Molecule: transfer RNA
Organism: Leptobrachium leishanense
RNA sequence: GGCACUGUGGCUUAGUUGGUUAAUGCACUAGUUUCGUAAACUGGAGAUCCUGAGUUCGAAUCUCAGCAGUGCCU
Repeated sequence: GGCACUGUGGCUUAGUUGGUUAAUGCACUAGUUUCGUAAACUGGAGAUCCUGAGUUCGAAUCUCAGCAGUGCCU
């Protein structure tokens, strides 16, 4: 330098080739329970989806450019 893949709460993983509230587990936090902690149970907060633009009535999803990471080739 070329090609491919990946990027979604603090971490991890979903999200059906576009549709109404972005979901799961762990962690965090409050309560119940306990002599107390842990565990268990119940509730809560936290991401406008890597960045920007485009297409569309509507984009995490499609297109383009860029950034970062991984792999392969030279």